[in-house]
RNA sequence: UGCCGAAUCGCCGUGCCUCCGGGCGUGGCGAUCGGGGGAACCAGUGCGGCCCGGACGGGCCGCUGGGGCGAAUCGCCGCAGGACGCGGCGUAGCGGACGUCGAGUGCGGCCCGCGAGCCCGUCAGCUCACCUCGUAGGCA
Numbered sequence: 001u002g003c004c005g006a007a008u009c010g011c012c013g014u015g016c017c018u019c020c021g022g023g024c025g026u027g028g029c030g031a032u033c034g035g036g037g038g039a040a041c042c043a044g045u046g047c048g049g050c051c052c053g054g055a056c057g058g059g060c061c062g063c064u065g066g067g068g069c070g071a072a073u074c075g076c077c078g079c080a081g082g083a084c085g086c087g088g089c090g091u092a093g094c095g096g097a098c099g100u101c102g103a104g105u106g107c108g109g110c111c112c113g114c115g116a117g118c119c120c121g122u123c124a125g126c127u128c129a130c131c132u133c134g135u136a137g138g139c140a
Stems, first nucleotide, its partner, number of pairs: 001140004008031010033134005042125001046063007065123001066120004074090006093114004099110004
C1' cells in the first nucleotide's frame, strides 16, 4: 500500500513514550456497520407398530433432537475401520492482483484461490413495538 471480513470513526479517563505536533496500549461512552431473540396474520404438525372407529379422527408404544454465525454445502473413492478421524477427486456457493479473450465505460469468461472453523444446550419459523450481542482476526 492492497485484500478477505460487519469489524471503521469520534470523544473522555488512564499508563508509557515523545522530535511536545502527537504516537502506542488499556477502560468507558457515542456514532457507524453487522448479527440474534421477539406479536398479530401467514406458515408449520417426522417415521413405524398396535388399538378404537362408518368416516374425519383419536389413544398408546418405539425410533429420530433442534438451532445460530459464516461462502464454507452435498456427493464419490481410498486408508483405518465400531464410530470418530486422515487423504484424494469433484460440487452448491464465495473471493480475487497481474495476464488474456469478449463486451456496452459497469461487467463477464479463461485463469488463480477458498469451499473452514466456532457457538447455543433440548430451546428459538416469519415477526411491529421492544430486548440484546459484536464492531475481531487473518493474509500478500

A computed fold for a 140-nucleotide RNA from a Solirubrobacteraceae bacterium, annotated as c-di-AMP riboswitch aptamer (ydaO/yuaA leader). The model forms 92% of the base pairs in the Rfam consensus. Rfam family: c-di-AMP riboswitch aptamer (ydaO/yuaA leader). Rfam links the family to the GO terms cyclic-di-AMP binding and regulation of gene expression. The coordinates come from a structure-prediction model, not an experiment, and the mean pLDDT is 80.